[in-house]
Transfer RNA from Chryseobacterium defluvii, 71 nucleotides, folded computationally.

RNA sequence: ACUCUGAUAGUAUAAAGGUAGCACGUCAGUCUCCAAAACUGAUGGUAUAGGUUCGAAUCCUGUUCGGAGUG
Numbered sequence: 001a002c003u004c005u006g007a008u009a010g011u012a013u014a015a016a017g018g019u020a021g022c023a024c025g026u027c028a029g030u031c032u033c034c035a036a037a038a039c040u041g042a043u044g045g046u047a048u049a050g051g052u053u054c055g056a057a058u059c060c061u062g063u064u065c066g067g068a069g070u071g
Base pairs, nucleotide, nucleotide: 001070002069003068004067005066006065007064010024011023013021018054025043026042027041028040029039030038047063048062049061050060051059
């Protein structure tokens, strides 16, 4: 330099263009003499700028960062 690939909640990981989900965590409550465990509820996210579409995490383009390969 070129090619391919990835970026989703505090962490890990799903999601055929149609309400962004699960687990752990965190917070609150129930229980308990207190705590732990258990149970119930809440919390919080699509790297960034544009485009296509009635509708984009998903498709297209640029950028940033990470990974792999070729020379």
The coordinates come from a structure-prediction model, not an experiment, and the mean pLDDT is 82. It matches the Rfam family "tRNA". About the family: Transfer RNA (tRNA) molecules are approximately 80 nucleotides in length. Rfam classes the family as a transfer RNA.